Small-subunit ribosomal RNA, 3' major domain from a wastewater metagenome, 477 nucleotides, folded computationally. RNAcentral holds the full RNA, with entries from SILVA.
Context: one part of a larger RNA
RNA sequence: UGACGGGGGCCCGCACAAGCGGUGGAGCAUGUGGUUUAAUUCGAUGCAACGCGAAGAACCUUACCAUCCCUUGACAUCCUCAGAAUUUGUCGUAAUGACUUAGUGCCUUCGGGAACUGAGUGACAGGUGCUGCACGGCUGUCGUCAGCUCGUGUCGUGAGAUGUUGGGUUAAGUCCCGCAACGAGCGCAACCCCUAUCUUUAGUUGCCAGCACGUAAUGGUGGGAACUCUAGAGAGACUGCCGGUGAUAAACCGGAGGAAGGUGGGGACGACGUCAAGUCAUCAUGGCCCUUACGGGAUGGGCUACACACGUGCUACAAUGGUGCAUACAGAGGGUUGCCAAGCCGCGAGGUGGAGCUAAUCCCAGAAAAUGCAUCUUAGUCCGGAUCGCAGUCUGCAACUCGACUGCGUGAAGAUGGAAUCGCUAGUAAUCGCGAAUCAGCAACGUCGCGGUGAAUACGUUCCCGGGCCUUGUACA
Numbered sequence: 001u002g003a004c005g006g007g008g009g010c011c012c013g014c015a016c017a018a019g020c021g022g023u024g025g026a027g028c029a030u031g032u033g034g035u036u037u038a039a040u041u042c043g044a045u046g047c048a049a050c051g052c053g054a055a056g057a058a059c060c061u062u063a064c065c066a067u068c069c070c071u072u073g074a075c076a077u078c079c080u081c082a083g084a085a086u087u088u089g090u091c092g093u094a095a096u097g098a099c100u101u102a103g104u105g106c107c108u109u110c111g112g113g114a115a116c117u118g119a120g121u122g123a124c125a126g127g128u129g130c131u132g133c134a135c136g137g138c139u140g141u142c143g144u145c146a147g148c149u150c151g152u153g154u155c156g157u158g159a160g161a162u163g164u165u166g167g168g169u170u171a172a173g174u175c176c177c178g179c180a181a182c183g184a185g186c187g188c189a190a191c192c193c194c195u196a197u198c199u200u201u202a203g204u205u206g207c208c209a210g211c212a213c214g215u216a217a218u219g220g221u222g223g224g225a226a227c228u229c230u231a232g233a234g235a236g237a238c239u240g241c242c243g244g245u246g247a248u249a250a251a252c253c254g255g256a257g258g259a260a261g262g263u264g265g266g267g268a269c270g271a272c273g274u275c276a277a278g279u280c281a282u283c284a285u286g287g288c289c290c291u292u293a294c295g296g297g298a299u300g301g302g303c304u305a306c307a308c309a310c311g312u313g314c315u316a317c318a319a320u321g322g323u324g325c326a327u328a329c330a331g332a333g334g335g336u337u338g339c340c341a342a343g344c345c346g347c348g349a350g351g352u353g354g355a356g357c358u359a360a361u362c363c364c365a366g367a368a369a370a371u372g373c374a375u376c377u378u379a380g381u382c383c384g385g386a387u388c389g390c391a392g393u394c395u396g397c398a399a400c401u402c403g404a405c406u407g408c409g410u411g412a413a414g415a416u417g418g419a420a421u422c423g424c425u426a427g428u429a430a431u432c433g434c435g436a437a438u439c440a441g442c443a444a445c446g447u448c449g450c451g452g453u454g455a456a457u458a459c460g461u462u463c464c465c466g467g468g469c470c471u472u473g474u475a476c477a
Stems, first nucleotide, its partner, number of pairs: 001477002003474003007471007015461002019424005026315008034306002042053002064301007073124001077123002079120005086102001089099003106113002126290002129288003136283001137279003140275001142273001147186006153162003166177003192267004197235007207224002211222003238261001241255005317417001321376006333364003338357002343352003383414001388409007430453007
């Protein structure tokens, strides 16, 4: 100087407390451990691995296994020779290969050349093989915590100290005052984006107040530029104003005005560093290793196994509910190899059909919870839907291993879950649906977004956890 203390002081955080809802019990989904297996590819492992890499494992993907094949190789550059490239069909599980059909192009100084294909030779290719404890890059974490440092000066023999400590204050090393310090940098904040109010410009595909036309109905039409909205430019919030407290300071408390008030709400943004944290399987890369194989191709299988254990979720156990009928209101997205309307067929998944749309125009697209009426009456039920049987639909070369969905039947566990444990402070929790990426299809109940309805509680900081500053002890570095 640090680190540590079941030392002290001050302070903060959904850290506790106060509340609301869960997990832990059930069934299923999903990841992991373990076990099994020819293989169940690999990585991630306290917080910070475990719905994680994977924003899509039937083939492909695929890295694994079995079997069959190739050896200058699927891919790159160079050399030699031959042939345009390309293409039809048969055999074979396919790859490879054999035979077969069509084809004679472009430039040309007619020597040949360019692209492509085949054969050969060797230099080489290739490796998701090892090392993240050799590395780059990227990322997690402490933590959006308020810290981490430097120059000069001063003090100390020196390690170092001072500044950065102290008195106040703040979300903040934020600001003020004081001070052997005076300044500065990286962080904080602001500058950026979205959102809440208004003005202005613009007015189609969006809008419709007033005027007119028309319809079963609809901005449907003429028209309008007010309103909504769209998207450009501006305004607006700064403790600016008033009162009080305070050291006359910084600031705090209350108030006015205001759409918004003291960082208005949200996002992007992550200091010096820590964990030899994670990644050699995104990529890049040193070294090591393989080179008729640890490289390459194909078929089939596996990654989907199942006594069990754990994590994360979904659905429930019901009446604030289930069911039937009627009826209302979003936002944000996506669409030409696409989204797919009306009509018709089917109980339905879907089929048919073909209008419109490269989209404020058309389509996906019915929002659902809610509301009204009716019914069920506490029951393993008109709760719950697992499991299984049969019959189908769709995608795809192909749904056996191993897809999703539909109809009929079946109708398991489950009566609110022990010890323990998680999230959340406001348009939040809870609850309800909608969309997108990936994607032929889909194991999505995941993830990322979007809106609808919409709470309770916070006395307080003694205690648990994590953190910041000062101080003290130390047989620790």